Predicted 3D model of a 1493-nucleotide RNA (small-subunit ribosomal RNA) from an uncultured bacterium.
């Protein structure tokens, strides 16, 4: 510091996800040691048991125990000492410890204020401490109660209580004075008056002094001081109150408030104050967010981050609040009190049923809840606290130990040598590689461990005593590698790869995504990577995220500019100057607790941990400064406004006027149609339409002018005239003097449609009706037609209200139009101002684009955005008559949605071009019969494959057996075929016989070679196992081969250039061509694969060569024939050459390329034909030609034999053949080819047969012989238009050929039979010249079997205007939501399943507030007839106090109503999601009616 993910690819926007760190964690798995920390985040749920706050006998009276002493009635009493202590009394239980429920608050933080305060114990200073009194617990007696406990009576003490004296200081009242401050006021001081204290103990201890006894010492005694108490001042500490600033979310919470805000008087408090009461006034708070709701203890800090920030508030420290829930006070220095009191409530426990007791959010512990959090431990040794004079007692504070890998830190599980690179595992191309110096083995070490010895610091040393931890840390000796490694990951992000298993299953997954038979992604193994006593997962927070942007983002098209204006608050604001000092800047001081952080140093062996020192922002006070901002004063004219003078304009409102056109009415002329459409029909018309002429009525809109012209803020505004009226512009520079800009709320205006009331209604026209179209057509088209459109008044308040671009202002190259002015003019030009357009530089932008009319560069203000969907929906509120509008979520769901541009593909987009593509023709197919292939069906099997074009006379150039892969049945198992080993034999082969359906099987005969004689070669039988074998699967694992687009003209590369990039350019453009063929132009220049040419064949010529070919000339011979001699001229054969190149001429064209015409020529513009098939597409075809990975079978999915099947047959399709006839059939005669084949072959002559064929065997391995008579044709004859002398299917009989074998199932012949069919619907195929059509001939395969296939020659046409249309293709361009690429994408209803959510008659629960009722405890007030010790009084009584009673307030409780929140609810609404449901086809192309608001 970034990365993955939207696309075919690209750039951008934008979300989602990951890598980091952290945790009071939990879960899974594993687990050696130590140190230091941490440990109920949930139920502030309920708690058994024990402990957590007592202490003081030196305050008091008693009680009790022990010891001693004295007396004696020997059991008691007196006295003394010591111990214990219930009660009275004092101090402490307000600290320490726990928890975070409540609290959005002066609660907390920070800084101030108290002139508005209190403060026990402690410290200092000053003063005083005198004299008396009356009670009461304990205790005794009596009584009540189950208990808790209580009542009566009697006695007693105090440092308990009370009266009085005294009064320095203090408090209050009155009267003065001085000084000071910050408003109230404060301080000091003088005089008078009033008021208020006390407590002792003598036991102990400390210091000093003295006395008596005594030898000394000890002890005893006297006196003084201290230790306790009172008053006052001061300090310290602690507490209280007030104030500035800071401190969550929601506006779908906008108004709240009656003690409320203030005043006066009083009360109350330590103290200010509506804190409380009475009276008076009507205030107070709030968009700078009151009130309400929800959530939450706050801070130091902690985590993260570069920082700014964000999140958090465990442990430790500070503050606050709470103590079962609610209320209340008492005591006290301090509480409205965790281990106190009273009351109410809930709960639990005891009970004799009458009553009582309790409060772990102290430490342990229990139950419960929960994913989850410890021992009912030791000790007061240390530190600290309470009491005490002290010893000491108490202390679950604390110090320690225990449990837990919960966290951080440290250590170990060994070290060195060790290659036969062991064994084993895994992989393998079988060679090896890897695990791996790893192990074994050898030599060592001793941290931890174990065992024995020693043994602390912490203790405060000053003579002792005192250690829970702990025989711990540490140290020393012995022992032995022994006891100590796991977890996660290995597709990318992200370090790390192979094998097997599985087969969209099981499973994985943080995101993208893996898995459908070769998974580096699942599971296992081997190997590897990472971390390590841990490792992973889950959860949460920050980061990355500049993804809320202060630092540090945006708004034309990605989300985002308000529809437009006026204007309030607010924000911002021109030039000059004066003083002020709020902001601002600088210095100083205070504070900023400690801990923590950071830096340095130090202590535990190190580290974690700990200690010491240093160090920050902020806030407050104070001193100074004056540039800028600010508030105040004074000037200025440039911003803004006014005045004066002009011209322009569909700017607005009202009234009036006009002509054209449509429709209607009346009348005339006139006759059969009109109208409408793609074509029609509905409709109108003989009752006279349409058309035409004249007159009239009525409403609406204003042709031409008219213009990216004008005006207006926007919406919008268009005939003419008049009236009223707003704004802008230009010129001038007289006036004011910053008067300005923007603008949350607010208020106007605001298209169309719509609504209300009343008019109006010609045309047009939702709804509606009819006619068409259609599968349907609730549409598009047509005929009608009502609201509405128009007017007046009112409402609505929205639009793709768009420049998808807020307003204002300043600056930043130009060019060219145009409107209105000015200026200058002969008309112009130039200059200048306000508008309105286009092009374009810098700049900017993701790109497109924008570009002085900015989307550039600055500044000011407002509005708005933060992934897609859900959704502009729901709920709430406001507005509206309604329709609806404004505001405006969430649950849930997806990993995208989107912008711009690129390359393709596609379009019922465009332009250009080509092709038997259409058209023009010829012949067909589709109808018939038959052949053949396919589908289907059938079957034991009808083997398999091929499937639009590009499967279907295809693989198959030939299924009777074989082939053969299929079926039935029989038999074989190292096998029919290959290699290796062992045994045995000498063969194997062959022949004969038996047997079988046949193979297999059995018997007999016959029978090798070489040799060094050991044996070897070869072959068969038998045997064991490696293996053979498979037309079994996968063509979607493959090679090879092939089809197709398409013989279409295309497909690319290098360098350069352009672009952020994908890419573009080149290859586009103008011409031309069959052609990316060529020329020209051009940021391109070149090149490659294709095209063309080179190759074969055919057409002409030359030359060479003449046998088997040929025969012109010469000769011979025959009835005749190149038959023979001879010849090679010709034909021909087959080698080599030539020839054609737009070369020549004319024209057109850019002077080019080229095209048109012509000449010559056998051939003319590629002469004809063939071979040749670019980059690629179709997961195209083929595992059954072959090869091959993987999988599968192995007495069978192998191999073999016999028979059957591939030949079936209601049917459908393709491809052929033969026909339907006279351009013909039949018949007689007669003529002319080419190419090919031939030895298990072609087969002549001759003979036989009607014929197929037979007999025969000359010749020929072929220019020699042979298949071989070519047929159509031509010359005659016949038939006479018919199911025929057409047609030949079918069937019968008789034959022939091949072959072991023609039944299933071959071909041919003869005779007989003589079916359908009379030219073929929709539709569809081929062909442009030696072509179509027609005619025969040959070949491969093959024993035999073509109507198929491949060749060959004979005869030999018609038509082509042309490119509008159909199909296919090419180039350019355009649109696109397609990229699996239109056989694409995609929308909505319905049906089904699931999920969350809205409404809903209601139902249930909750919290809060208000009203009313009741009214506990308690404070306060009143009363107090009852009661009372202290004081006064001889007494009566008084003063004072108390119980009781009453009242205000008052918790819980109760009643009724309303609002709010949550849950639930028959039914219901839409929404989302879901491999293969239904109906249509709305959108994307002109998406087939342009789309959208």
């Nucleotide at each position: 510091a970034g990365a993955g993910u939207u696309u075919g690819a690209u750039c951008c926007u934008g979300g989602c996800u990951c890598a980091g760190g952290a945790c009071g964690a939990a879960c899974g798995u594993u687990g050696g040691c130590g140190g230091c920390g941490u440990g109920c985040u949930u139920a502030a749920c309920a708690c058994a048991u024990g402990c957590a706050a007592g202490u003081c006998g030196a305050g008091c009276g008693g009680u009790u125990c022990u010891c001693g002493u004295a007396g004696u009635u020997u059991a008691c009493u007196u006295c003394g000492a010591g111990g214990a202590u219930a009660g009275c009394g004092g101090c402490g239980g307000a600290c320490g410890g726990g928890u975070g429920a409540g609290u959005a608050a002066c609660g907390c933080g920070u800084g101030g204020a108290u002139a508005a305060u209190c403060u026990g114990c402690c410290u200092g200073u000053a003063a005083g401490a005198c004299a008396g009194g009356g009670a009461u617990a304990a205790c005794g007696c009596c009584g009540g109660g189950a208990a808790a406990c209580c009542g009566g009576u009697g006695c007693u003490a105090a440092u308990a209580c009370c009266c009085g004296a005294u009064a320095a200081c203090c408090u209050c009242u009155u009267u003065g004075a001085a000084u000071c401050g910050c408003a109230u006021g404060a301080u000091u001081u003088a005089a008078a008056g009033a008021g208020a204290a006390a407590a002792g103990g003598u036991g102990g201890c400390c210091u000093c002094u003295g006395u008596a006894c005594a030898a000394u010492a000890a002890a005893a005694c006297u006196g003084a001081g201290g230790u306790g108490g009172u008053u006052a001042c001061a300090g310290a500490u602690g507490a209280a109150u007030c104030c500035g600033c800071g401190u969550a979310c929601c506006a779908u919470u906008a108004g709240c408030u009656a003690g409320u805000u203030g005043g006066u008087a009083g009360g109350g408090u330590a103290a200010u104050g509506g804190c409380c009461u009475a009276c008076c006034a009507a205030g107070g708070c709030g968009a700078c967010g009151a009130u309400g709701g929800u959530u939450a203890g706050c801070g130091g800090g902690u985590c993260u981050g570069a920082g700014a920030g964000g999140a958090u508030g465990a442990u430790c420290c500070g503050c606050c609040a709470c103590a079962c829930u609610g209320g209340a006070a008492c005591u006290g220095a301090g509480a409205c009190a965790c281990g106190g009191u009273c009351c109410a409530g809930a709960c639990u426990c005891c009970u004799a049923c009458g009553g009582g007791a309790g409060g772990c959010a102290g430490c342990a512990g229990u139950g419960g809840g929960g994913a989850a959090u410890c021992u009912u431990c030791c000790g007061c040794a240390a530190u600290g606290g309470g009491c005490g004079a002290a010893a000491g007692c108490c202390u679950g504070a604390c110090g320690g130990a225990g449990c837990a890998a919960c966290g951080c830190c440290g250590c170990g599980u060994g070290a060195g040598c060790g290659a036969a690179g062991a064994a084993g595992g895994u992989c393998u191309u079988c060679g090896g590689a890897u695990u791996g110096u790893a192990a074994a083995g050898c030599u060592c070490u001793g941290u931890c461990c174990u065992u024995g010895g020693g043994g602390a610091c912490g203790a405060a040393a000053g003579a002792a005593a005192u250690g829970a931890c702990g025989g711990u840390a540490c140290u020393u000796g012995g022992g032995g590698a022994g006891g100590a490694a796991g977890c996660c990951c290995c597709g990318g992000c992200u370090a790390a790869c192979u094998a097997c298993g599985u087969g969209c299953c099981a499973g994985c997954a943080g995101c993208c995504g893996c898995g459908g038979u070769a998974a580096u992604a699942c599971g296992u193994a081997g190997g590897g990577g990472g971390c390590a006593a841990g490792c992973g997962u889950u959860g949460u927070c920050c980061g990355g995220a500049a993804u809320u942007a202060c630092u540090g983002g945006g708004c034309g098209u990605a989300a985002a500019g308000g529809g437009c204006g006026c204007g309030u608050a607010g924000g911002c604001g021109g030039c000059u100057u004066u003083a002020c000092a709020a902001g601002c800047c600088a210095g100083a001081g205070g504070u900023g607790a400690a801990a923590g952080g950071c830096a340095a140093u130090a202590g535990c062996u190190u580290a974690a941990c700990u200690a010491u020192u240093g160090u920050a922002a902020g806030c407050c006070u104070u001193u100074g400064g004056a540039a800028c901002u600010g508030g105040a004063g004074a000037u200025c004219u440039u911003g803004a406004g006014u005045g004066c003078a002009g011209g322009a304009g569909a700017g607005g409102a009202a009234a009036g006027u006009g002509g054209a056109a449509u429709u209607c009415c009346u009348a005339g002329u006139g006759u059969a149609g009109c109208g409408g459409u793609g074509a029609a029909a509905u409709g109108c018309g003989u009752a006279g339409a349409u058309a035409u002429u004249a007159g009239g009525a009525g409403g609406a809109a204003c042709a031409c002018c008219a213009g990216u012209g004008g005006c207006g803020a926007a919406g919008g505004c268009g005939a003419c005239u008049u009236u009223c009226u707003g704004g802008a512009c230009u010129g001038u520079a007289a006036c004011u003097g910053a008067c300005g800009c923007u603008g949350a709320g607010g208020c106007u205006c605001g298209a169309a449609a719509g609504c209300g009331u009343g008019g109006g209604g010609a045309g047009c026209a939702a709804a509606c009706a009819g006619g068409a179209u259609u599968a349907g057509a609730u549409a598009c088209c047509c005929u009608g037609g009502u609201a509405g459109u128009c007017c007046a008044c009112g409402c609505u308040g929205u639009a793709a209200a768009c420049g998808a671009u807020g307003a204002a202002u300043a600056c930043u190259a130009g060019g060219u139009g145009u409107c209105g002015g000015c200026u200058c003019u002969u008309a112009a030009c130039c200059c200048u101002c306000c508008g309105u357009g286009c092009c374009g530089c810098a700049g900017u932008u993701a790109a497109c684009g924008c570009a002085u009319u900015a989307a550039g560069u600055g500044c000011u203000c407002c509005g708005c955005c933060u992934g897609g969907g859900g959704a502009g929906u729901a709920c709430g509120c406001a507005c509206g008559c309604a329709a609806g509008u404004g505001u405006g979520a969430a649950a849930c769901u997806c990993a995208a949605a989107g912008g711009a541009a690129u390359u393709g593909a596609c379009g019922g987009g465009g332009a250009c071009c080509c092709g038997c593509a259409c058209a023009a023709g010829c012949a067909g197919c589709g109808g018939a019969g038959c052949a053949u292939g396919u589908g289907g069906u059938u079957u034991a099997a009808u083997u398999c494959g091929a499937a639009g074009c590009a499967a279907c006379g295809c693989g198959a150039a030939g299924a009777a057996c074989c082939u053969u892969a299929c079926c039935a049945g029989g038999g074989c198992u190292u096998g029919a075929c290959a290699u290796c080993c062992c045994u045995c034999u000498g063969a194997c082969c062959g022949g004969u016989c038996c047997g079988u359906a046949a193979c297999g099987g059995g018997a007999c005969c016959u029978u090798u070679c070489c040799u060094u004689c050991g044996g070897g070669a070869c072959a068969a039988u038998g045997g064991a196992g490696a293996c053979a074998g498979g037309u079994g699967g996968u063509g979607c694992a493959u090679g090879g081969u092939u089809g197709u687009c398409g013989u279409c003209a295309g497909c690319u590369c290098g360098u350069g250039u352009c672009g952020u990039g994908a890419g573009a350019u080149g290859u586009u453009g103008g011409g031309u061509u069959a052609a990316g063929u060529c020329c020209c132009g051009c940021a391109a220049c070149g090149a490659g694969c294709g095209c063309a040419a080179c190759c074969c064949u055919u057409g002409c010529c030359u030359u060479u060569a003449g046998u088997u070919g040929c025969c012109a000339u010469c000769a011979g011979g025959u009835u005749a024939u190149g038959c023979u001699g001879g010849g090679c001229a010709c034909u021909c054969u087959a080698g080599a050459g030539g020839g054609a190149c737009u070369g020549c001429c004319g024209g057109u064209g850019a002077c080019a390329a080229a095209c048109c015409g012509g000449a010559g020529g056998a051939a003319g513009g590629u002469g004809g034909g063939g071979a040749u098939g670019a980059c690629g597409u179709c997961a195209a075809a083929u595992c059954a030609u072959c090869a091959u990975g993987c999988c599968c079978c192995u007495u069978a999915u192998g191999a073999u034999c016999u028979g059957g099947g591939c030949u079936a047959c209601a049917c459908a399709c393709g491809u052929a053949c033969u026909a339907c006839a006279a351009u013909g059939g039949c018949u007689g005669g007669u003529a002319c080819a080419g190419a090919c084949g031939g030895a298990a072959g072609c087969g002549a002559a001759a003979c036989c047969g009607c014929g197929a064929g037979c007999u025969g065997g000359a010749g020929c391995a072929a220019a020699u012989c042979u298949u071989u008579u070519a047929a159509a044709g031509c010359c005659g004859g016949u038939c006479c238009c018919a199911g025929u002398u057409c047609g030949g299917a079918u069937u019968g009989c008789a034959g022939g050929c091949u072959g072991a074998a023609a039944c299933u199932c071959g071909c041919c012949u003869g005779c007989a039979u003589g079916a359908a069919g009379u030219u073929g619907g929709a539709g569809u195929u081929g062909c442009u010249a030696g072509u179509a059509a027609u005619c025969g001939c040959g070949g491969a395969u093959c024993a035999g079997c073509a109507u198929g296939c491949c060749g060959u020659g004979g005869u030999g046409a018609a038509u082509g205007c042309g490119u509008u249309c159909c199909c296919g293709g090419g180039u350019c361009u355009u649109g696109u939501a397609c990229a699996c690429a239109c056989c694409g994408c995609c929308c909505g209803u319905c049906a089904c399943a699931c999920c969350a959510u809205g409404g809903a008659a209601g139902u249930u629960g909750g919290g809060g507030g208000g009203a009313c009722c009741c009214g506990a405890a308690g404070c306060c007030a009143g009363u107090g007839a009852u009661c009372c010790a202290a004081c006064c009084g001889u007494a009566a009584g008084g003063a004072g106090g108390a119980a009781g009673c009453u009242g205000u307030c008052g918790a819980a409780g109760g009643u009724a109503a309303a609002a709010c929140c949550a849950a639930u609810g028959a039914c219901u609404g839409g929404g989302g999601u879901g491999a293969a449901g239904u109906c249509g086809u709305a959108a994307c192309a002109a998406g087939g009616u342009a789309a959208c608001c």

Background
Model confidence (mean pLDDT): 82 of 100. Rfam family: Bacterial small subunit ribosomal RNA. The sequence is in RNAcentral, with records from ENA, Greengenes and SILVA.